[in-house]
RNA sequence: CUCUUGAGUCAGCCUAAUUCAACCCUUGGGGUUGAAGCGGAGGAACCAGUUCCUAAGGGGGCAAACCUCGCCUCAGGCGAGGGGGAGAUCUCUCACUCCCAGUCCGUCAGCUAACUUCGUCGGCAUUGAGGGCAGACUCG
Numbered sequence: 001c002u003c004u005u006g007a008g009u010c011a012g013c014c015u016a017a018u019u020c021a022a023c024c025c026u027u028g029g030g031g032u033u034g035a036a037g038c039g040g041a042g043g044a045a046c047c048a049g050u051u052c053c054u055a056a057g058g059g060g061g062c063a064a065a066c067c068u069c070g071c072c073u074c075a076g077g078c079g080a081g082g083g084g085g086a087g088a089u090c091u092c093u094c095a096c097u098c099c100c101a102g103u104c105c106g107u108c109a110g111c112u113a114a115c116u117u118c119g120u121c122g123g124c125a126u127u128g129a130g131g132g133c134a135g136a137c138u139c140g
Stems, first nucleotide, its partner, number of pairs: 005140006012124003018036008037120006047110001058108001059105004066082007083100005090132006
C1' cells in the first nucleotide's frame, strides 16, 4: 500500500427550493444582481382527442392533498370503502401515529422539438421491530 474481516460511533429531515460569484447595507445577518444546478408552466409536427351550445356545479395549473358509494341536504357537511403523503443516512417489510390543506389562472391550456416564461419559499428536531445495499471516522 492492497484485499478480507470484527467492534464502536456518526451522517440532519420534508420540499424543486441548493451552490457559487460580484456589489450594497447593517454585520446577528440581511438585500440586489448574475451564473450553475434543480423544479413548474406555456408552446409545432406526429400521435391522441373532438356532436353542438355554453357564466356554467365551466375548464385548467401547483401540490400527497384524490376517486367511488350512501345519507343529510342545496353545496358543503357526515359516514363507508379505495387511493395517496409524512414519521430523520438510503431502501424494503410489518405494526402504530398523523395528514389529504391551501392557492393561482380567468372562459383558456392534450402531448409537444425549437422557443418563451416563472420559481428556487417555507416548516421541522421527529414512533417501534426486522431485513438489505452502500458511505465516513476510530479501534482491532
The RNA shown here (c-di-AMP riboswitch aptamer (ydaO/yuaA leader)) has 140 nucleotides and comes from Cyanobacteria bacterium Co-bin13. The model forms 96% of the base pairs in the Rfam consensus. It was read from a public genome assembly, where an Rfam model found it. Its Rfam family is "c-di-AMP riboswitch aptamer (ydaO/yuaA leader)". From the family's description: This family represents a conserved RNA structure found upstream of the ydaO and yuaA genes in Bacillus subtilis and related genes in other bacteria. The organism belongs to Cyanobacteriota, within Bacteria.